[in-house]
Context: one part of a larger RNA
RNA sequence: UGACGGGGGCCCGCACAAGCGGUGGAGCAUGUGGUUUAAUUCGAUGCAACGCGAAGAACCUUACCAGGACUUGACAUUUUACUUUGCUUUUGAAAGAAAGCAUUUACUGUUUAAUCCUAUUUAGGGUUUAACAGAGGUAUAAACAGGUGGUGCAUGGCUGUCGUCAGCUCGUGCUGUGAAGUGUCGGGUUAAGUCCUUUAACGAGCGCAACCCUUGUCUUUAGUUGUCAAUUAAUAUAAACACAAACUAGAGAGACUGCCGGUGAUAAGCCGGAGGAAGGAGAGGAUGACGUCAAGUCAUCAUGCCCCUUACGUCCUGGGCUACACACGUGCUACAAUGGCCGGGACAAUGAGAUGCGACCCUGCGAAGGUAAGCCAACCUCAAAAACCCGGUCUUAGUUCGGAUUGCAGGCUGCAACUCGCCUGCAUGAAGUCGGAAUCGCUAGUAAAUGCUGGUCAGCCACACAGCAUUGAAUACUGUUCCCGGGCCUUGUACA
Numbered sequence: 001u002g003a004c005g006g007g008g009g010c011c012c013g014c015a016c017a018a019g020c021g022g023u024g025g026a027g028c029a030u031g032u033g034g035u036u037u038a039a040u041u042c043g044a045u046g047c048a049a050c051g052c053g054a055a056g057a058a059c060c061u062u063a064c065c066a067g068g069a070c071u072u073g074a075c076a077u078u079u080u081a082c083u084u085u086g087c088u089u090u091u092g093a094a095a096g097a098a099a100g101c102a103u104u105u106a107c108u109g110u111u112u113a114a115u116c117c118u119a120u121u122u123a124g125g126g127u128u129u130a131a132c133a134g135a136g137g138u139a140u141a142a143a144c145a146g147g148u149g150g151u152g153c154a155u156g157g158c159u160g161u162c163g164u165c166a167g168c169u170c171g172u173g174c175u176g177u178g179a180a181g182u183g184u185c186g187g188g189u190u191a192a193g194u195c196c197u198u199u200a201a202c203g204a205g206c207g208c209a210a211c212c213c214u215u216g217u218c219u220u221u222a223g224u225u226g227u228c229a230a231u232u233a234a235u236a237u238a239a240a241c242a243c244a245a246a247c248u249a250g251a252g253a254g255a256c257u258g259c260c261g262g263u264g265a266u267a268a269g270c271c272g273g274a275g276g277a278a279g280g281a282g283a284g285g286a287u288g289a290c291g292u293c294a295a296g297u298c299a300u301c302a303u304g305c306c307c308c309u310u311a312c313g314u315c316c317u318g319g320g321c322u323a324c325a326c327a328c329g330u331g332c333u334a335c336a337a338u339g340g341c342c343g344g345g346a347c348a349a350u351g352a353g354a355u356g357c358g359a360c361c362c363u364g365c366g367a368a369g370g371u372a373a374g375c376c377a378a379c380c381u382c383a384a385a386a387a388c389c390c391g392g393u394c395u396u397a398g399u400u401c402g403g404a405u406u407g408c409a410g411g412c413u414g415c416a417a418c419u420c421g422c423c424u425g426c427a428u429g430a431a432g433u434c435g436g437a438a439u440c441g442c443u444a445g446u447a448a449a450u451g452c453u454g455g456u457c458a459g460c461c462a463c464a465c466a467g468c469a470u471u472g473a474a475u476a477c478u479g480u481u482c483c484c485g486g487g488c489c490u491u492g493u494a495c496a
Base pairs, nucleotide, nucleotide: 001496002495003493004492005491007490008489009488010487011486012485013484015480016479019442020441021440022439023438026333027332028331029330030329031328032327033326034324035323042053043052064319065318066317067316068315069314070313073144077143078142079141080139081138082137083136084135085102086101087100088099089098090097091096107134108133109132110131111130113128114127115126116125117124118123146308147307149306150305151304155302156301157297158296159295160293162291167206168205169204170203171202172201173182174181175180186197187196188195212285213284214283215282217253218252219251220250221249222248223247226243227242231240232239256279259273260272261271262270263269335435339394340393341392342391343390344389345388351382352381353380356375357374361370362369363368401432406427407426408425409424410423411422412421448471449470450469451468452467453466454465
């Protein structure tokens, strides 16, 4: 100087407390461990691994296993020789291997020569010949290719974490023999090393804040594909006129403790009030200092070294990654009446669409099928929002709760749904009556509840993930004793 302390002081955080809803019990989904297996590819392992890499494992993917094949190779550059068409058969699971037949002996471009046709005639086109160049194939060899083989404790790059915590440093000066200290401490204050004040310190840098994006109010510009209050017409619909309201998307205004009172040290600030759509950082996002964990990644990629080279490389078929006594994590659905079912009625936003989204209509109980309009989109389509409201029914039951499991019959995608897809109808109707110890999230348009959209994608094991809107709470003590994590000062130490 740090680090540590079941040392002290001060302070903060959904850390506790106050509340609301969960997990832990059930069934299922998914990931992991373990076990099994020919293989169950590999990685991630306290917080910070475990719906993680994977924003899509039937084949492919695929790295694993079994079997069948190849050896200058599936891919790249270089050298040499030959060559460049089409079809069929046999064999094979395929990859491939073997064989045969036919004909104008054959790919592309440029140029030379010959010849034919044509009013594009100093041109265009066709056929033949020769040369050159390029591309493809076969053979030959080597230089080489190739490796998702090892090492993340050799590395780059990227990322997690402490932590959006308020810290981490430097120059000069001063103090100290020196390591170092001071500044950065003290008194206040703040979300903040934020600001004020004091001061052997005076300044500065990386962080904080601000600048950026979204959202909340108003003004203005612009009205098509958007809108319909007034006017016209004929009530709805539609149209014209029109652009008021709304909406869309450009430009601006607006918030600064600016104003008032109190408090404070006449400071920084804090408390209350006015006005205001918004008040003291308005709300949310992006943004992550010096560093820590030899944290993670050699399987995104790149890369040193080591290793393999008729194999640890490459191609193919089938299987596996989906196994199952069990254990754990994360979720979904429930156990019901604040509910289930039936009928009717209402209101969104974000988005996506041409190998695409696919209305209406017809067929089917339905999944879906047929036909097919419109739309490269404020125009058309996906598209039905659902919780909600109204009426009816069920009456406390393992039930008209719950939907697992299983049987049968179908639909769709796709070469192909057996291992191993999704969906529909009929039947079946398991556990489960609110969950031990323990444990998680959340302070406001939040929690909780409700549905919708998208990426990946032929299809989909999505109950995931990333977003969007709708309904919409409770509680926080004139709190900080305690648990956890963190910051500053100080103290002890046989630790570095």